[in-house]
Context: one part of a larger RNA
Molecule: small-subunit ribosomal RNA, 5' domain
Organism: uncultured bacterium
Parts: sequence; structure tokens; C1' cells
RNA sequence: GGACGAACGCUGGCGGCGUGCUUAACACAUGCAAGUCGAACGGAUUGCUUGGUGCUUGCACUGAGUGGUUAGUGGCGAACGGGUGAGUAACACGUGAGUAACCUGCCCCCUUCUUUGGGAUAAGCACCUGAAAGGGUGUCUAAUACUGAUUAUUCUGCUGGAAUCGCAUGGUUUUGGUUGGAAAGGUUUUUCUGGUGGGGGAUGGGCUCGCGGCUUAUCAGCUUGUUGGUGGGGUAAUGGCUUACCAAGGCGAUGACGGGUAGGGGACCUGAGAGGGUGGCCCCCCACAAUGGAACUGAAACACGGUCCAUACACCUACGGGUGGCAGCAGUAGGGAAUAUUAGUAAUGGGCGAAAGCCUGAACUAGCAACGCCGCGUGUGCGAAGAAGGCCUUCGGGUCGUAAAGCACUUUUUGAGAGGAUGAGGAAGGACGGUACUCUCAGAAUAAGUCUCGGCUAACUACGUGCCAGCAGCCGCGGUAACACGUAGGAGGCAAACGUUAUCC
Repeated sequence: GGACGAACGCUGGCGGCGUGCUUAACACAUGCAAGUCGAACGGAUUGCUUGGUGCUUGCACUGAGUGGUUAGUGGCGAACGGGUGAGUAACACGUGAGUAACCUGCCCCCUUCUUUGGGAUAAGCACCUGAAAGGGUGUCUAAUACUGAUUAUUCUGCUGGAAUCGCAUGGUUUUGGUUGGAAAGGUUUUUCUGGUGGGGGAUGGGCUCGCGGCUUAUCAGCUUGUUGGUGGGGUAAUGGCUUACCAAGGCGAUGACGGGUAGGGGACCUGAGAGGGUGGCCCCCCACAAUGGAACUGAAACACGGUCCAUACACCUACGGGUGGCAGCAGUAGGGAAUAUUAGUAAUGGGCGAAAGCCUGAACUAGCAACGCCGCGUGUGCGAAGAAGGCCUUCGGGUCGUAAAGCACUUUUUGAGAGGAUGAGGAAGGACGGUACUCUCAGAAUAAGUCUCGGCUAACUACGUGCCAGCAGCCGCGGUAACACGUAGGAGGCAAACGUUAUCC
């Protein structure tokens, strides 16, 4: 000098764009943050139209048709999006390869089929039980829920043959035998949409390997599923991943093992560069979801707002038993030098749906904060050999100083009034927002501080104080004329800021 997620002191007019718990991965009141589909299903309930019956002539009961709502069954989603950085020195990350060892819902393309039966069950109804959370029994019912059978290949398993290729296990294509395996319908409407098997694609992922990036030897030896093999198991898949047996290996001064610290990268800061430092915002990857463990469902989780168990904590209780998890958005307490609103919903993206649409604290906006960067303003011109006043003075004067006053202007801002968007596409529909912007009016009106002045370092005098009070980044000032302390006048720097502190180069 530059930088900063900053804080503190003093001051403070406006706008645009960004940023905002670095500490307790501390504890959380309250609200919201993941739903949706009636074009899968049976009910329940509520309208309208219409038929019948009873009749007290406007009600009751019972049918048919057609709308609305939706607790439950069922489907898809809830594994995305959002948060945090505790753990992790590791194939976690980055980069480059491999997968002849693999998976991939929704989406796209090609192709095949969509045959025929069955038994339940929730909701409902009737009981029982519990303080509650909830639970139980009986009975009724539906489906794109569950399930049996039939059929089916270039699918699956086993077993032959042939061709061809390679990278060791082998791959690809083709031809036989045998074995096993599917499906679901809905509908405004009569062509859409779904379902099943097979092949391919796209996308996303799993696994393996080369290389790369902290510190410590005051850590020198470490290891028994350890290193390898065979058989069994397990996985989508390779593999001590796991298990039984067998062998005795494997790693290490090119630093094993142990300790400390730490999410990694793109990037960011600095620097001429080489380097050094950092990893906040944004993007990619990883890990975590009170702490520890486990699996279920599913294409995918060992799952933040799912389940089960244990632990700690907190809450409710009728003492028998239950409930909870903000490192989502706001917000509260606490910690701290320190970090914001319990706001709005139009677009964009996402989920569901045929659609209308619904949901979405993602997102977009607004609010708060000079926290940062950038821009604008706080007036402009004229105006004295120079008012008053302050300060200094050699008492002559000098200086503040064209500064003020005064005169003439202007209106960026500010205030008032009027108009008023783009963003919304094809009619309507805009949270922001009566905002931005435009026009008119008023009037210099609404707007300057802060630090320094001994040298480094731009800027000096007076008074007070008297090694006191104090200053100070370093050198150092202060003990009676202090340009260094305090005040005043003046001056210098920067400016809606200025200075200090912490940290990095």
C1' cells in the first nucleotide's frame, strides 16, 4: 500500500448492486417449509333436475340422472429442492483412465402382448376399552390393492453345436434342447391415456486404479480378517465384503503405525512474477441431521421435517402410560466484540394431475444494518486593498478571507400535486407498486464530518500544565518559555465518511 462475512469510537443526506451468527453441530415457545390425483376405488355428505308413494299441499320417504366436497384404500412424489461443516488425512476431493465386474423410476425410440378366475381388507355400521396417544372384537364392501391359472421371445437358469473377435477371467452373433416367468384398467369421448415382456438411447449413479495437495520422528516399528489361496454365503456388481479351512504372509526412513489440525475443489486476497495466505457469498463434490446403532419400503435411502431400539434432555399425564427433535424460513433464550422481518406471492423452477388447478419459507420481492463497492448531492456566478468577531502581533499590522453579508441565478436532491410502466406470451390476471420513470409547482431551501500537524509524514503558533496530568506505530516527548500532553486559532489529509483494533499478503 492492498484486502476483509469484520468489530469499536465519533459523525451521518440520497440512490443502485451486493453481503449479513466467523462464537454454543447450544437449547428451542409459536407459525409456516411436501404434497397431489375423484379421468384407479367403494363409501359418506351436500346441491340441482326428474319419477313414484304418503298426504297436514309443501314437507317426509323411496328410485333415476347430473354436479360439488373428501375421511379412507390405491398411485406418484416425499432420496429433489433447502440447511450445516461436527466428523473425515480418506479413492473424501481434484484430474486422467477402467468397468470383458454393474444398476438406472419418470423421459425418448423400436417391438410384443393386454386372456381367464379367486379370496380378502380399510373406510362404513354395531359394540368394547383407554385420561390421552390410541387400541381391540364382530359384521359389510371396491379397485390400476392382493393373488391363482393360461399363453409368450431375441428374456431367465441349465446344457449342446457353429462363426467371429479379443484384454487373462472371456465378449459378440447365430442355431438346438430343456426349465422358469407377465399384464389393469380408466374416460369428457371413440381416440386418447395407462399396464406387461424384450431391445436400444439419454440422464443419473455404484465400484476400481495412476497421479496430486497439511503438520509432527520429543510417534520406529505396525498388522491376525491381518496378506494370499480354496469352498460356502452376500451384493446391481468386483473384492476378506463375510464365514470355514489352508499357507505365513502384508506395510515401513521414498516415513508405515501413532499424535495434532482440517471438509475438498473451482476460486478469492496479495504479489512484477515465482510464491505466500484463505476456502465467507456463488458453482461442483463429500459428509451430517439431538447422541449411538439397525434395518424396512423403494429405481434409488440405511432416509433432516419416515420406522424401530438404546442414551441424554424437555413436555403432557387421571401415575397406568404417552409425546418431541429448527445444522429448513422467520422468530426466542443463551454465548459473544458482533450479524436482520414471527413480511408479500406475480413470474421462474419443482411435485402431483388429462386438464382446470393445488402445493412449494425453493425462488422472486420488500423490510432492517454506511457492513462493502459504485454513483450523486450538501449549491452556482459576482462580491472589499478586505465589515463585525476570533486568533496572533515586533502594536505597524497579519490571518480566518471572496469566506460572510449583499446582488443575480439554478433546482440535482427534498417536499407537494398530476400522469404512470416494461416484466404477462393470445383475452383477463403484477407480489414488487401507485414503485421506477415523466411533467408541473415551491424554495438555497432538507444535507459535513473525522483524523492529524517533532522526524518517518502533507500540515505551526499562543495559552494552560510542570517527569504531574498525559501522549506514543518506531525513535521518543513532559522535571517553568513543550511546534510531541490539554485547549484555542490556523493548517494538512480523506470525505458520507474518517480513525483505531484484529487478521492475511